[in-house]
RNA sequence: GAUUUAUAAAGAAGUGGCGAGAGACAGGCUCCGAGACCCACUGGCAACCCUCCCGAGAGGAGAAGGUGCCAAUUCCUGGCCUAGCAGAAUAAUUUGCGGGCAAAUAUAAAUU
Numbered sequence: 001g002a003u004u005u006a007u008a009a010a011g012a013a014g015u016g017g018c019g020a021g022a023g024a025c026a027g028g029c030u031c032c033g034a035g036a037c038c039c040a041c042u043g044g045c046a047a048c049c050c051u052c053c054c055g056a057g058a059g060g061a062g063a064a065g066g067u068g069c070c071a072a073u074u075c076c077u078g079g080c081c082u083a084g085c086a087g088a089a090u091a092a093u094u095u096g097c098g099g100g101c102a103a104a105u106a107u108a109a110a111u112u
Base pairs, nucleotide, nucleotide: 001112002111003110004109005108006107007106008105013042014041015040016039017038021031022030023029025078026077027076028075043070044069045068048066049065050062051061052060053059074104079101080100081099082098084097085096086095087094088093
């Protein structure tokens, strides 16, 4: 790097450094010189690996270690379906809202 599986409407700060963009991409919309993003230290959240209970599994407990994370639902939308709600047309259909499933992205573990 690739593949597979699982999860993604919850949760979580301070100080110092740097100095202009940042939120994956596109369109929106937000954050940001009252210093964002990123880096370091400390703190925290969480529970994928991990430890224990039970055990086919699922489930439960724990939080030392390995990650991860600490603006906004993965910030919203981006493809398909829709016998839901509302409107237009009335021949077919079409628009907005809602719902479902994908895709993409992120994280973990396993395999390669």
Molecule: SAM riboswitch aptamer (S box leader)
Organism: Pedobacter yulinensis